[in-house]
């Protein structure tokens, strides 16, 4: 230099075919207990890496940028 893959909640990740974003762990409150742990209930938490385009509507499609990983030279 070229090619491919990845970027979504604090962490690990789901979200073939465009229609108001989810799970597990973690966190908060409550229940249970003499008190913990375990268990149960409820809840908070995300401009979906960034910038544009297409569309009534984009995490999803298109182009570019950035970062990480892998391969080739």
């Nucleotide at each position: 230099g070229c090619u491919g893959c990845u970027g979504u909640a604090g962490c690990u990740c789901a979200g073939g075919c465009g229609g108001u974003a989810g799970a597990g762990c973690g966190c908060a409150u409550c229940c249970u207990u003499g008190g913990u742990a375990a268990g149960g209930a409820u809840g908070a938490g995300g401009u979906c890496a960034c910038c544009a385009g297409u569309u009534c509507g984009a995490a999803u499609c298109u182009g570019g940028u950035c970062a990480g990983c892998a391969g080739c030279u």
Molecule: transfer RNA
Organism: uncultured Oscillospiraceae bacterium